Annotation:
A computed fold for a 72-nucleotide RNA from an Acidimicrobiia bacterium, annotated as transfer RNA. Its Rfam family is "tRNA". The family's RNA type in Rfam is transfer RNA.
RNA sequence: GCCGGAGUAGCUCAGGGGUAGAGCAGCUCACUCGUAAUGAGCAGGCCAGGGGUUCGAAUCCCCUCUCCGGCU
Repeated sequence: GCCGGAGUAGCUCAGGGGUAGAGCAGCUCACUCGUAAUGAGCAGGCCAGGGGUUCGAAUCCCCUCUCCGGCU
């Protein structure tokens, strides 16, 4: 330099045009003599950045950045 994959909650990952979700972690409550476990609830996201297409973009297209792999 070329090709491919990944970037979404604190962490691990879903979601592939129509209100952004799960598990773990966090907080509150219940349960317990107390803790753990368990159960119920709450909070936490401008979906890597910019532009375009569209009535509507996390999702499709282009550019850039970061990480991983392959070729040279």
The organism belongs to Acidimicrobiia, within Bacteria. Model confidence (mean pLDDT): 84 of 100. The sequence was found in a public genome assembly.